[in-house]
Context: one part of a larger RNA
RNA sequence: UGCAUGUGGUGGAUGCCUUGGCGAUUACAGGCGAUGAAGGACGUGGCAGCCUGCGAAAAGCUGCGGGGAGCUGGCAAACGAGCAUUGAUCCGCAGAUGUCCGAAUGGGAAACCCGGCCCGCGAGGGGUCACCGCUGCCUGAAUACAUGGGGCAGAGGGAGCGAACCCGGUGAACUGAAACAUCUUAUGUAGCCGGAGGAACAGAAAUCAACCGAGAUUCCCAAAGUAGUGGCGAGCGAAAUGGGAAGAGCCUGCAAGAUUUAGCCGUUGAUCUGGUGGAACGAUCUGGAAAGGUCGGCCGUAGUGGGUGACAGCCCCGUACGCGAAAGAUCGAUGGUGGAACUAAGCUUGCGACAAGUAGGGCAGGACACGUGAAAUCCUGUCUGAAGAUGGGGGGACCAUCCUCCAAGGCUAAAUACUCGUAAUCGACCGAUAGUGAACAAGUACCGUGAGGAAAGGUUAAAAAGAACCCCGGAAGGGGAGUGAAAUAGAUUCUGAAACCGCAUGCAU
Repeated sequence: UGCAUGUGGUGGAUGCCUUGGCGAUUACAGGCGAUGAAGGACGUGGCAGCCUGCGAAAAGCUGCGGGGAGCUGGCAAACGAGCAUUGAUCCGCAGAUGUCCGAAUGGGAAACCCGGCCCGCGAGGGGUCACCGCUGCCUGAAUACAUGGGGCAGAGGGAGCGAACCCGGUGAACUGAAACAUCUUAUGUAGCCGGAGGAACAGAAAUCAACCGAGAUUCCCAAAGUAGUGGCGAGCGAAAUGGGAAGAGCCUGCAAGAUUUAGCCGUUGAUCUGGUGGAACGAUCUGGAAAGGUCGGCCGUAGUGGGUGACAGCCCCGUACGCGAAAGAUCGAUGGUGGAACUAAGCUUGCGACAAGUAGGGCAGGACACGUGAAAUCCUGUCUGAAGAUGGGGGGACCAUCCUCCAAGGCUAAAUACUCGUAAUCGACCGAUAGUGAACAAGUACCGUGAGGAAAGGUUAAAAAGAACCCCGGAAGGGGAGUGAAAUAGAUUCUGAAACCGCAUGCAU
């Protein structure tokens, strides 16, 4: 030095586990905000670093209801001081307080500084003062009336935030065409902007159809990858019709009449926001421990699930099945009030109204599955420009016949889309290099001027019973002793692979 065996160190794979994730189903909720939001800064505890809660009334205050013995949130125990059966801690509902910043709104360079006016004896007290819109009043140019402009006042107007879904505006490129230029190739996608709602949009035929007829819209299945369109390349790609989900129709200006709905005030029911009752087991054996084995029982509208020192229907929490609300919320029923105020829209009657720079045309574009094409139809810019129900539009150039409908005003539930969130349940989903980036002080530490990037890190034991005391040592650490079923479970703590490093023995050199 090598090999072998044994025994250690180092290391943290593997196994078992799960507080966390991922996906889905059902129901609910679908908004918050000048009554100051979302999000923050700074404070706040007996000692207080972080998280959580809260706001100078500061891990909290008040009322009501629940609940019933312990309590003073978590990491995280201990100490101290207290609270509580005259009902605390805790849970729910309602209220009070709520510093400073933030739309931030007196000014201002976020969490700060500096003001005006009013109230107040005073204070370091209270209130008010941004902009836009609306309404009213005053004032008032060129310019006489006026208009513009200016000023004041009033009022539950707006603003800002929010995961996706929705509507409108604007609108790419990579890429495909095996290059590339037309190209619906991506795509009206991504992005940006505006706006709304719990859904949005659309919607009661100037629609289709085909000589038969249908009868608003939306969504799904088929029709169909069909008819078409297309450097007829790449590709794009309907509709009629049939079957389903759902189903609902209406209004306009004036007058009259009768009487319902909304709202408001009550009564009542259901559901939700705390809860509450809830069956049935013992002995023995092994063991550290019984839920395991054996023996003998019991309950079940409950043998879903979780916990308990190993695997528990009958030990605990629960579960099936019942019961329950002072207060608040949602939905429904009903009585009164009210008198068009309201609602998309009430009913009846009478009179009235029936949409013009519009339809259409030329030129130029866009949308239609349809790239200008034989190109109808719809929309827009520009130039033009009708008819008036004896009328007009459409039926894919155009004309006739025929059929069908009535534009240029408006409203409308449901079927449909989505999930930041709440509750419950589920998974031939993951199990710590997985599953969220994040099971842990995680959008943290750390990096970057910044936009932004972005980790690692789970496991003693059933219970700390976390090793009194003695010995060596400066300590670290170790040896005894003790605890424990186990300490090669000793806090760098379950299991503890390999690489790598020792020690002992044997063999070889």